[in-house]
RNA sequence: UGAUCCUGGCUCAGGAUGAACGCUGGCGGUAUGCUUAACACAUGCAAGUCGAACGAAAGUUUUUAACUUUAGUGGCGAACGGGUGCGUAAUACGUGAGAAUCUACCCUUAGGAGGAGAAUAACUGCUGGAAACGGCUGCUAAUACUCCAUAUACCGAGAGGUGAAAUAGUUUCGACUGCCUAAGGAUGAGCUCGCGCCUGAUUAGCUUGUUGGUAAGGUAACGGCUUACCAAGGCCACGAUCAGUAGCUGGUUUGAGAGAACGAUCAGCCACACUGGGACUGAGACACGGCCCAGACACCUACGGGUGGCUGCAGUCGAGAAUCUUCCGCAAUGGACGAAAGUCUGACGGAGCGACGCCGCGUGCUGGAUGAAGGCCUUCGGGUUAUAAACAGCUGUCAUAGGGGAGGAAAUUUUGACCGAUCCUAAGAGGAAGCACAGGCUAAGUUCGUGCCAGCAGCCGCGGUAACACGAACUGUGCGAACGUUAUUCGGAAUCACUGGGCUUAAAGGGUGCGUAGGCGGCCAAGUAGGUCAGAUGUGAAAGCCCACGGCUCAACCGUGGAAUUGCGUUUGAAACCACUUGGCUUGAGUAAGAUAGAGGUAAGCGGAACUGAUGGUGGAGCGGUGAAAUGCGUUGAUAUCAUCAGGAACACCGGUGGCGAAAGCGGCUUACUGGGUCUUUACUGACGCUGAGGCACGAAAGCUAGGGGAGCGAACGGGAUUAGAUACCCCGGUAGUCCUAGCUGUAAACGUUGAGCACUAGCUCGUGCCCCCUCCCACAAGGGCUCGGGCGUAGCGAAAGUGUUAAGUGCUCCGCCUGGGGAGUAUGGUCGCAAGGCUGAAACUCAAAGGAAUUGACGGGGGCUCACACAAGCGGUGGAGGAUGUGGCUUAAUUCGAGGCUACGCGAAGAACCUUACCUAGGCUUAACAUGUUUGGGAAUCUCUAUGAAAGUAGAGAGUGCCUUUCGGGGAACCCUUACGUAGGUGCUGCAUGGCUGUCGUCAGCUCGUGUCGUGAGAUGUCGGGUUAAGUCCCUUAACGAGCGAAACUCUUAUCCCUAGUUGCCAGCGAGUCAUGUCGGGGACUCUAGGGAGACUGCCGGUGUUAAACCGGAGGAAGGUGGGGAUGACGUCAAGUCCUCAUGGCCUUUAUGCCUAGGGCUGCACACGUCCUACAAUGCAACAUACAAAGAGAUGCGAAAUCGCGAGAUCAAGCAAAUCCCAAAAAGUGUUGCUCAGUUCGGAUUGCAGGCUGAAAUUCGCCUGCAUGAAGCCGGAAUCGCUAGUAAUCGCGGGUCAGCAUACCGCGGUGAAUGUGUUCCUGAGCCUUGUACACACCGCCCGUCAAGCCACGAAAGUUGGGGGGGCCCGAAGUCGCGAUGCUAACGCAAGAGGCUAGCGCCGAAGGUCAACUCGAUGAUUGGGACUAAGUCGUAACAAGGUAACC
Repeated sequence: UGAUCCUGGCUCAGGAUGAACGCUGGCGGUAUGCUUAACACAUGCAAGUCGAACGAAAGUUUUUAACUUUAGUGGCGAACGGGUGCGUAAUACGUGAGAAUCUACCCUUAGGAGGAGAAUAACUGCUGGAAACGGCUGCUAAUACUCCAUAUACCGAGAGGUGAAAUAGUUUCGACUGCCUAAGGAUGAGCUCGCGCCUGAUUAGCUUGUUGGUAAGGUAACGGCUUACCAAGGCCACGAUCAGUAGCUGGUUUGAGAGAACGAUCAGCCACACUGGGACUGAGACACGGCCCAGACACCUACGGGUGGCUGCAGUCGAGAAUCUUCCGCAAUGGACGAAAGUCUGACGGAGCGACGCCGCGUGCUGGAUGAAGGCCUUCGGGUUAUAAACAGCUGUCAUAGGGGAGGAAAUUUUGACCGAUCCUAAGAGGAAGCACAGGCUAAGUUCGUGCCAGCAGCCGCGGUAACACGAACUGUGCGAACGUUAUUCGGAAUCACUGGGCUUAAAGGGUGCGUAGGCGGCCAAGUAGGUCAGAUGUGAAAGCCCACGGCUCAACCGUGGAAUUGCGUUUGAAACCACUUGGCUUGAGUAAGAUAGAGGUAAGCGGAACUGAUGGUGGAGCGGUGAAAUGCGUUGAUAUCAUCAGGAACACCGGUGGCGAAAGCGGCUUACUGGGUCUUUACUGACGCUGAGGCACGAAAGCUAGGGGAGCGAACGGGAUUAGAUACCCCGGUAGUCCUAGCUGUAAACGUUGAGCACUAGCUCGUGCCCCCUCCCACAAGGGCUCGGGCGUAGCGAAAGUGUUAAGUGCUCCGCCUGGGGAGUAUGGUCGCAAGGCUGAAACUCAAAGGAAUUGACGGGGGCUCACACAAGCGGUGGAGGAUGUGGCUUAAUUCGAGGCUACGCGAAGAACCUUACCUAGGCUUAACAUGUUUGGGAAUCUCUAUGAAAGUAGAGAGUGCCUUUCGGGGAACCCUUACGUAGGUGCUGCAUGGCUGUCGUCAGCUCGUGUCGUGAGAUGUCGGGUUAAGUCCCUUAACGAGCGAAACUCUUAUCCCUAGUUGCCAGCGAGUCAUGUCGGGGACUCUAGGGAGACUGCCGGUGUUAAACCGGAGGAAGGUGGGGAUGACGUCAAGUCCUCAUGGCCUUUAUGCCUAGGGCUGCACACGUCCUACAAUGCAACAUACAAAGAGAUGCGAAAUCGCGAGAUCAAGCAAAUCCCAAAAAGUGUUGCUCAGUUCGGAUUGCAGGCUGAAAUUCGCCUGCAUGAAGCCGGAAUCGCUAGUAAUCGCGGGUCAGCAUACCGCGGUGAAUGUGUUCCUGAGCCUUGUACACACCGCCCGUCAAGCCACGAAAGUUGGGGGGGCCCGAAGUCGCGAUGCUAACGCAAGAGGCUAGCGCCGAAGGUCAACUCGAUGAUUGGGACUAAGUCGUAACAAGGUAACC
């Protein structure tokens, strides 16, 4: 998708999470917890320690001293530990190498520790300030500071120069701890290099200290690290620069793997510490809890000035869907200091909170059927919940209460914040189950409620009165202290395809060639060892994963060992292949020689036909054009025709699935120039090759620029038609253009929708060019080879169609392209172009599909064949009139309901005055008019009467006493009344819940199945084809062979004959009788009746045909090719009709939607339609006379004859339950007469009067008769119906319904035609075929504008914000350089040296300013786009879609 195969997207089932939300929640272990605002932080704590370095002060005591505490000096530490992930795409990280370095504490070794000195905090006094914090004077110590000496060290070629310290502290006097120098180690750190490390080309060029050199400076150290000078380099398509995003890794999740995504916790590295800059100290910092400066923010202030930095642990505000206690302890592990005791430690160890994750345990176990109650369902029988519960017995895990307690403690004593395995005791099933789902995917369904509502939904999709899909209940399924949902990620997804995809038609081959880089590349030999392969070795941290063993009762968790870590480095070897180097070869490629075909290209010249125009002649009314016309041309002479001239464009025939070219493309002839191909020969070069990102060239038509040209054709435009409209199709004109020259454009369905090259893999056949060979005839043939162009076809391939040596087969090489549909080849940016526009080329949003091939149908204003009263040929009608009848509409209290193209409308209704009757009005009844059961009371049943009333009914009165049994009191059965309850009743709704029945296609010839075969499959075949038939009827052919339902046959009737039988039928012959009649005796011959048979079968003959089926003609025959007619209706279609025949689910109603009664209505009438009747007349009408049927009906019936009546009819009444009697007269016909073309002697409507019949009843509302009246109508517009032979037409007769009522319906016979022998057209149908975007199937599908709503996006005068750079200005702190002046204890006798400092300079953050760039936000208005059941206009596409479609 109707179904199928494929392509292709969407969705789901699995795993995971630092999660969140909803509902629920017993215990424990172990992990884990701000993913957002690197937002702002109140409060407390997070880095100190040393009195065995020093002076001093206070306090205590056992007071010459000792001890405790400590502000200060001094030492060490504070650079670790802890936090966070802003920045960073490389000054990072990972891995592997390396050289030009430093390293406190620690370890090893060697040596040393001599002499001297000056200060300063603290403290005292004075003093400034609100505070923070200072200023001055005086005193003092050291393991603080300074100088000298010495030195294995450093610099230097050397000479020479430079450079250290604390005999300090304690002491048990043994020593220990410190100090200095040098060398080495260890650890840590700095630096360099190779490789690896996200996205964007809509970022293509970047760079001036830039790249290198020289010199100097600087650093612990190399170096443009810095400066001066010199050179002009350096990086980049193997992606520089720029932009975006991002800490990296071990690893984590998933996955079969390769991969993909991630980088929480743990570990390694990096970066950061309010933002930006800077240095100081130091072994180490440019320093998270240090300093200086600038800025923002916050706080204090006496307004002068100060202070601060939770991205440490807790905690607060805020943000957010969301993430904890302002806890305990240094007991353990680790760190700082100390000789130590010890102190400090929000590191850490623990506890708390959170089902946030993982793991474990429990919520009980056994028995128990009356299968309890209740619930739910029910076919009312039962089923299920369900051994589940109750009940009985048992246990004690966890939790609870009480008591002990190993262990975490190492280490002999001491030491536990916190936890506590485990043991004992007690009690009692007691304290402990939910969540989601149940239409399919996907395990599990029933009832009720709701009624496109409410709602569900991951996708498909559910819901419009029987919802397994919504809500509830019951039941079931899954998981279980959880279960679902949401979000994200991997998988499935081979749906980016390395493993592992594709490109003819599904998305996808560049329009074509040349060619750069690149990729790939023939044969032989030698060498090298870059790739490759093998071994060894270093590294690849630990943790994690995996394996083994072990420890917690198990597990999670943890420990030990192993494996792995697919990588990188070093080294040894191999040399096949790739690579490189060298030397050669000829088959790839090319060159040469000879021959050759061709619309290959460019330029010039020439030619004839046709066309148009001009001139002249002839001629005289039209021409032209179309479906038909008109516009147009023409008496100023067209069209036509002849002659001459001019012009431009294109080249008939040949001409061809023929040729040439890279493609676009190329077609008269000749000449010149020129490109390429093919064949033959083998001479030469020696891999020179293939492909080809960028690039360059060519490139139909249309279009553009400039200049020419312009016959025909012909966008635009004008006119005429067509049309509802016609800005089209058709016609008449006609401008650009088409043509040439020179440029541009650079696109096409530029298609074989198939990139180029090489090789291999069955054939047959046709054409083109060239060559070879055979030679007795054929010799222009046959055969063979190469090139090019076609057809068919094997294997294979392919979803199929198809392709198939011209591959879409099998392989190799290179390039281009694709990744759901739409949005969209659009927007934006860039670039090219004169423009038009081209190339490159998104996203938001939206849909669950879009698509390919094939299949079956249906359809086509596609094709072929065939049939039918389908048309044609005829006959008669309808549509016009009057009437009848049905329907619509209108009306009404009601005009009951249904039926609606064919297939409703003289239909249901085979017959509405009441009844029917379902409708309306009015009056009544309520277990009921009807069925059945139970129940209260009474009574036999039944009948009669009264009152009232329209009746129904209501209210009463009376008569009457039955059957069975009895103990005579009574009881029982049936029936009636009455009370109550189950129930009745309903022509109330749903024909779209149904059964049954029916209509229609259609008496059309179709519809299927089994087996087999073909196809991946849906399906096909059979059922097609050739004949033939009324027929899928039959025959032949045949991958089909058979069969079934239909057709036919069987059945009824009718037409002929025979046999049998003759009453009620018949009467030939015989007899009797009558005015007459089968009337009678008789008869069975005939007609007829009704039983049984025969007959017709293409059987016979001839022809045609395939020796068939069959057809045509003929004979015979009553009948001839299914003789005529009926019944009989396949699979199915129309949700066709019917709930008002009947049956029936559900719903509704129950003193009414039921039932009874009276009256009314269904008959109502401005109108419209259908079906009929009667007519309009002379083939007629009327009157009189007269002939011939068939089939039926008859007892509440048919009713003769007779009598009465003009008649309808009435009276009386024979016969007949019928071949006997009756209805019953058949009529048209025939004969005679009248009428003579007229609204009539046609026609009969309407109306009046008088009657008859049925019926309780004839007014609404029956039929008939007589007299009178005498309407329309003179053959019917558009249109439309029936009929092919005993038919149409015409004529009457009967029956059913029925009291009565027939122009309707169902039958019957009488008379009795015309035309056609065809299939062009209309309608319908069947088969085959074709196209399809249809499948609710053409009453299909579907496109675009406009209008409405909503959504996202683009453009836009502008407005506004961010970012990174650049130029200029200013320039803090600070290093470095200079350094007037000033200050100055140690050295120096002094001068002075040295130091410090103001100041200056370079650099320099923040800031200011200028012009650009870039990224957002917003913007009146505007543009298209997407979406939205039923808006407007048309009908563009799909069929030849009605003008073939498309680019």
A computed fold for a 1447-nucleotide RNA from an uncultured marine bacterium, annotated as small-subunit ribosomal RNA. Its Rfam family is "Bacterial small subunit ribosomal RNA". Gene Ontology terms of the family: ribosome and structural constituent of ribosome. The prediction has a mean pLDDT of 84.